A computed fold for a 560-nucleotide part of an RNA from a metagenome, annotated as small-subunit ribosomal RNA, 5' domain. The RNAcentral record of the full RNA draws on SILVA. It matches the Rfam family "Bacterial small subunit ribosomal RNA". Its family is annotated with structural constituent of ribosome and ribosome in the Gene Ontology. The prediction has a mean pLDDT of 83.

[in-house]
Context: one part of a larger RNA
RNA sequence: GAACGAACGCUGGCGGCGUGGAUUAGGCAUGCAAGUCGAACGAGAAGCUUCAGCUUCAAUCCUUCGGGAGAGAAAUUGGAGUAGAGAGUGGCGAAAGGGUGAGUAACGCGUGGACAACCUACCUCGAAGUUGGGGAUAACUUGCCGAAAGGCGAGCUAAUACCGAAUGUGGUCCCUUGUCGCAUGGCGAGGUGAUUAAAGGUGGGGCUCCUUCGGGAACCUGCCACUUUGAGAGGGGUCCGCGUCCUAUCAGCUUGUUGGUGAGGUAAUGGCUCACCAAGGCUUACGGGUAGCUGGUCUGAGAGGAUGGUCAGCCACACUGGGACUGAGACACUGCCCAGACUCCUACGGGAGGCUGCAGUCGACGAUCAUUCGCAAUGCGCGAAAGCGUGACGAUGCGACGCUGCGUGGAGGAUGACGGCCUUCGGGUUGUAAACUCCUGUCAUCCGGGAACAACCAAUUCGGCGCUAAUAUCGCCGGGUCCUGAUAGUACCGGAAGAGGAAGCCACGGCUAACUCUGUGCCAGCAGCCGCGGUAAUACAGAGGUGGCGAGCGUUGUUC
Numbered sequence: 001g002a003a004c005g006a007a008c009g010c011u012g013g014c015g016g017c018g019u020g021g022a023u024u025a026g027g028c029a030u031g032c033a034a035g036u037c038g039a040a041c042g043a044g045a046a047g048c049u050u051c052a053g054c055u056u057c058a059a060u061c062c063u064u065c066g067g068g069a070g071a072g073a074a075a076u077u078g079g080a081g082u083a084g085a086g087a088g089u090g091g092c093g094a095a096a097g098g099g100u101g102a103g104u105a106a107c108g109c110g111u112g113g114a115c116a117a118c119c120u121a122c123c124u125c126g127a128a129g130u131u132g133g134g135g136a137u138a139a140c141u142u143g144c145c146g147a148a149a150g151g152c153g154a155g156c157u158a159a160u161a162c163c164g165a166a167u168g169u170g171g172u173c174c175c176u177u178g179u180c181g182c183a184u185g186g187c188g189a190g191g192u193g194a195u196u197a198a199a200g201g202u203g204g205g206g207c208u209c210c211u212u213c214g215g216g217a218a219c220c221u222g223c224c225a226c227u228u229u230g231a232g233a234g235g236g237g238u239c240c241g242c243g244u245c246c247u248a249u250c251a252g253c254u255u256g257u258u259g260g261u262g263a264g265g266u267a268a269u270g271g272c273u274c275a276c277c278a279a280g281g282c283u284u285a286c287g288g289g290u291a292g293c294u295g296g297u298c299u300g301a302g303a304g305g306a307u308g309g310u311c312a313g314c315c316a317c318a319c320u321g322g323g324a325c326u327g328a329g330a331c332a333c334u335g336c337c338c339a340g341a342c343u344c345c346u347a348c349g350g351g352a353g354g355c356u357g358c359a360g361u362c363g364a365c366g367a368u369c370a371u372u373c374g375c376a377a378u379g380c381g382c383g384a385a386a387g388c389g390u391g392a393c394g395a396u397g398c399g400a401c402g403c404u405g406c407g408u409g410g411a412g413g414a415u416g417a418c419g420g421c422c423u424u425c426g427g428g429u430u431g432u433a434a435a436c437u438c439c440u441g442u443c444a445u446c447c448g449g450g451a452a453c454a455a456c457c458a459a460u461u462c463g464g465c466g467c468u469a470a471u472a473u474c475g476c477c478g479g480g481u482c483c484u485g486a487u488a489g490u491a492c493c494g495g496a497a498g499a500g501g502a503a504g505c506c507a508c509g510g511c512u513a514a515c516u517c518u519g520u521g522c523c524a525g526c527a528g529c530c531g532c533g534g535u536a537a538u539a540c541a542g543a544g545g546u547g548g549c550g551a552g553c554g555u556u557g558u559u560c
Base pairs, nucleotide, nucleotide: 001560002559003558004557006556007555008554009553010552013406014405015404016403017402018401019399020398026362027361028360030359031358032357035092036091037090040089041088047082048081049080050079051078052077053076055074056073057072060069061068062067099317100316101315108244109243110242111241112240113239114238115237118236119235120234123232124231125230126229127228128227129226131165133163134162140155141154142153143152144151145150170196171195172194173193174191175190176189177188178187179186180185200224201223202222203221204220205219208218209216210215245289246288247287252282253281254280257279258278259277260276261275262274263273264272292314293313294312295311296307297306298305299304319340320339321338322337323336342353343352344351345350370396372395373394374393378392379390380389381388382387409439410438411437412436419430420429421428422427443501445496446495447494448493449492459481460480461479462478463477464476465475466474504549505548506547507546508545509530510529511528515544516543517542518541519540525532526531
């Protein structure tokens, strides 16, 4: 000198863009952060409509004056229709997104390769299929146990839930065989061989069939879904070369250890695991300390050094330790089980919980924000879609924490005013500075107007193409109409008034730009280094003046 996720002191006008718990991976009240699909399925509350019964009230009419009939209204019960809440079965998602850096010196990361040793839901393209049956179970009803959390039994029911059977384009295994290679082997061809699959939903329809005349079933057809398989894309798994901090006041380490055979296990290779056999294997190993790694960032002319916050990629973790289940994918942050510590509830028998998600709270700290708004945009999940959800995200708020822009006025104005300070008492300086005159209107203030971000999707309409028996439905493309804004009455624009509301901080002995006076008297104090102060201190304190930077300026810490 530059830099910072900074802190502290003094000071502080406005905007834009960034950025903000670095310490206790300490404990957490409260709210929200993962749902969605009724076009997979059964059942169906409130509400509304209608019909019937019963009770009460009652305009009006009749009356033998006792009463009777009664439009209509209200409450209630039952049936039907509509409606669709809250649960339940089922599917997909919940393994993403979000947080943190505790652990890890490791194939963890970076880079370059390998898999003839592998997996892959959703998506895209290709081929083939989707036949015919069965038994349950939740919800619900009912009984019981428990303080609760919750649980047990009986009965009923559905499915794209579950289970057999058929078929086998194909796949897998086996056999025969061709070809190729890189050792294990890869890629094909053939077989009366063995084994192996499925589920429906929702639209439209001329003919035919059935009918309880409402329609349904068969049939044709569109879309979505389902099954088998091939390929792709994207994603993942494993292995290897090289690189990756300090320490020898750590010199030897190792028994599943090193290798082989066989078996198990895995998607897959492998001591990954096991049995047996051999006796090997490593050497800055082993041990200790520290640390997430990288793209990058800071500095530097560079080489290098330091660093890894925000953003992006990878890894690891989710109260602590262990374990598996489900699934295409987890050994799973807001899933399960066990153990432990802690907190809470309890009828003392037993239960509940996990902010290293977004806000927020306590604690510890020199130190780090709102218990805000919205799904309008971008994405993600589900859904045919409308849509729903989303503390991702988009926004607003707070903090001079950083970078950056603007302003705090401009021009003129000397008899060089007053005041201050200095003085050799002549004057000098503050100083065109002020006053004064003439202007301007950025920002702030007030008034008025007022955005972009909106493109879709859906609905409707027109035209074309495709599917098809079809001018139906549906799909695709194009053009209209209609609809959607948290930010926000914000940005921006116009107008009004008036210099009005807006300057400080540090330094002045040398390094180092900037000097005098007064006070103090080795005292009080200053200080980055050298060093100042003991009666003329440009070094302490105050004042005037000057220098530097400026909404900041200094100090401290850290890095180069």